[in-house]
RNA sequence: CGGGCCGGCCAGACGGUCGCGUCAUCCGCUCUGCCGCUCUCGGGUGGCGGGAGGAUGCCGAGGAACGUCCGGGCACCACAGGGCAGGGCGGUGGGUAACACCCACCCGGAGUGAUCCGCGAGAAAGUGCAACAGAGAGCAGACCGCCACAGGCUUCGGCCUGGGGUAAGGGUGAAACGGUGGUGUAAGAGACCACCAGGGGCCCGAGUGAUCGGGCUCGCUGGGUAAACCUCGCCUGGUGCAAGGUCAGACAGGGAAUGUUGACGGGGCCCCCCGAGUUCCCGGGUAGACCGCAAGAGGGCUGCGGCAACGUAGUCCCGAGAGAGAUGGCCGUCACCCAGCAGGUUCUGUGCAAGCAGAGCGGUUGGGGACAGAACCCGGCGUAUCGGCCGACCCGUUUG
RNA sequence: CCCCCCGUAGCUCAGUGGAUAGAGCAUCCGGUUUCUACCCGGCUGGUCGGGAGUUCGAAUCUCUCCGGGGGGG
Numbered sequence: 001c002g003g004g005c006c007g008g009c010c011a012g013a014c015g016g017u018c019g020c021g022u023c024a025u026c027c028g029c030u031c032u033g034c035c036g037c038u039c040u041c042g043g044g045u046g047g048c049g050g051g052a053g054g055a056u057g058c059c060g061a062g063g064a065a066c067g068u069c070c071g072g073g074c075a076c077c078a079c080a081g082g083g084c085a086g087g088g089c090g091g092u093g094g095g096u097a098a099c100a101c102c103c104a105c106c107c108g109g110a111g112u113g114a115u116c117c118g119c120g121a122g123a124a125a126g127u128g129c130a131a132c133a134g135a136g137a138g139c140a141g142a143c144c145g146c147c148a149c150a151g152g153c154u155u156c157g158g159c160c161u162g163g164g165g166u167a168a169g170g171g172u173g174a175a176a177c178g179g180u181g182g183u184g185u186a187a188g189a190g191a192c193c194a195c196c197a198g199g200g201g202c203c204c205g206a207g208u209g210a211u212c213g214g215g216c217u218c219g220c221u222g223g224g225u226a227a228a229c230c231u232c233g234c235c236u237g238g239u240g241c242a243a244g245g246u247c248a249g250a251c252a253g254g255g256a257a258u259g260u261u262g263a264c265g266g267g268g269c270c271c272c273c274c275g276a277g278u279u280c281c282c283g284g285g286u287a288g289a290c291c292g293c294a295a296g297a298g299g300g301c302u303g304c305g306g307c308a309a310c311g312u313a314g315u316c317c318c319g320a321g322a323g324a325g326a327u328g329g330c331c332g333u334c335a336c337c338c339a340g341c342a343g344g345u346u347c348u349g350u351g352c353a354a355g356c357a358g359a360g361c362g363g364u365u366g367g368g369g370a371c372a373g374a375a376c377c378c379g380g381c382g383u384a385u386c387g388g389c390c391g392a393c394c395c396g397u398u399u400g
Numbered sequence: 401c402c403c404c405c406c407g408u409a410g411c412u413c414a415g416u417g418g419a420u421a422g423a424g425c426a427u428c429c430g431g432u433u434u435c436u437a438c439c440c441g442g443c444u445g446g447u448c449g450g451g452a453g454u455u456c457g458a459a460u461c462u463c464u465c466c467g468g469g470g471g472g473g
Base pairs, nucleotide, nucleotide: 001396002395003394004393006391007390008389009388010387012334013333014332015331016330017329018328020060021059023057024056025055026054027053029051030050031049033048034047035046036045037044038043062371066382067381069380070379071378072377073376074240075239076238077237086236087235088234089233090232091105092104093103094102095101106120107118108117109116110115121231122230126229127228128225129224143170144169145166146165147164149162150161151160152159153158178196179195180194181193182192183191197221198220199218200217201216202215203214204213205212206211244291245290246289247288253282254281255280256279257278258277264275265274266273267272268271298317299316300315301314302313303312304311305310336368337367338366339365340364341363344361345360346359347358348357349356350355401472402471403470404469405468406467407466410425411424412423413422418456428442429441430440431439449465450464451463452462453461
């Protein structure tokens, strides 16, 4: 210098002007809703409140506010205890309020590498599935081939038929019951031997562990699929702020259960009845206001612990909260990116030189600035995004 | 704001692990008819909404994204 890989950050700045929302203060107007005083009983006046309007001031979206895919907080309902069913998760250790997230490590795979990917438990507990092709698809299989035997034919090379042996070779398939070489045999075969690969058992060592390394031994080589049923281990009640609570207003009640007592009231024949209350259903009415509602598992910096995720201590900072739903438009200057123009200046290469080529800086013209927007609140994941900045690392080339 | 369901030919639908993904209607061609319709025969038409994964194999199973529909006071 070129290419790559990983992580973090920003999401234009300033000014002018017009506009939007919440809140606070002020200004008159209005309703006369409530309270007080006064009265010539029509009203007048003061305070509080509501409504619409105006003025001023503070503040006013995001890294994803998005999708709503997970996990929690919070609220109400349900619930003796335990189990079943259903759902979810799945290497090991840690982090966390919790998680399907994050960190570290292990194993497998991809890449020269930085690095990336993995729903990564169990297939000798059982059941199921495997189309087509193929002789045979699960502890399988003689189609071709090879081989000896019996019979027949023969041009003496061999050929045909029969019942057998054989998994070394061919062929099919995604997959055919280890691989290479030898011994052996009629031909063959872990039938036997050597080496290699894998697996089981026993033992030793390292590690918290997943796992790794080593030794001995057994010829053990029994495939795949659990994002098929299933088994094992762990987790798991439901509904969601339109949760839920308070106030105001409107309306029409009816039925069922409980009320049986430890727990409310009344009555009597004293252990029964009636009612309140609560829950559910049908019917009717309303759809206004306030709370919930924003300081929180919050953020920045520094110190300490930890490889890290993260934890902890100190200090500083942060105040959108609507209810048809606010944060925007225009102009100017500067900065950034892209394309062009002129050829000012610096550097490099080439050349004797003039010059030519490339790069940087500066000038000027035009264009561009994304994805998207809170609605109870957090932690993640996923997806979208014009562009820019910073840091770590890898590969190639060149120079020293 | 919350929850649920669906996506297969131009239209309406089958297919729920097994290979060329089917049916009816529509379109087109041919026949029949003087001509048209009806009728008969035949053809064409598919990223199974997109992508990734599991599997020997995916419309089907899993995850994710996109689009559409419905419900909740």